[in-house]
Molecule: SAM riboswitch aptamer (S box leader)
Organism: Saprospiraceae bacterium
RNA sequence: UACUUAUCUAGAAAGGUGGAGGGAACAGGCCCGAAGAUACCUUGGCAACCAGCGCUUGUAUGGUGCCAAUUCCUGCCCGAAAGGGGAAGAUGACAG
Numbered sequence: 001u002a003c004u005u006a007u008c009u010a011g012a013a014a015g016g017u018g019g020a021g022g023g024a025a026c027a028g029g030c031c032c033g034a035a036g037a038u039a040c041c042u043u044g045g046c047a048a049c050c051a052g053c054g055c056u057u058g059u060a061u062g063g064u065g066c067c068a069a070u071u072c073c074u075g076c077c078c079g080a081a082a083g084g085g086g087a088a089g090a091u092g093a094c095a096g
Base pairs, nucleotide, nucleotide: 001096004093005092006091007090008089013043014042015041016040017039021032022031023030026075027074028073029072044067045066046065049063050062051061052059053058071088076085077084078083
């Protein structure tokens, strides 16, 4: 990092560093941010995909993942709307 496949309306924050934009990309919206965001580090936590243990259900030891807002919303198709589907993306497993 291609393919395949499952899931994506639940859940879970404190401290430190740092100092301007950030919320994947583009556009539109809407938000977060000098009362310090995004990011990084530490600690803590959530969850239960894989492994382990248990063996119908569980557990939380290990490997990932995650801890503003539905994947923040919309974009393409169906639909009067509600809503449904798709695309893209994220994560896991598998795997060349």